[in-house]
């Protein structure tokens, strides 16, 4: 320099154009226990890497940019 993949709560992931953006772990509160863990109940936390565009409607499609990883030279 060329090409590809990925980017979604603290972490790991799902979501593949339209219902309220969800799951596990972690976290907080309560119950339980002599206590801790486990278990049970409830809760907080993200508007989806950024910008622009397409569309009635975008996390989802397109372009550019950024970051990480991989391949080629």
């Nucleotide at each position: 320099g060329g090409g590809a993949a990925u980017g979604u709560g603290g972490c790991g992931c799902a979501g593949c154009g339209g219902u309220g953006a969800g799951c596990g772990c972690a976290c907080c509160u309560g119950c339980c226990u002599g206590a801790u863990a486990a278990g049970c109940a409830g809760g907080a936390g993200g508007c989806c890497g950024g910008u622009u565009g397409u569309u009635c409607g975008a996390a989802u499609c397109a372009a550019c940019c950024c970051a990480u990883u991989c391949c080629c030279a």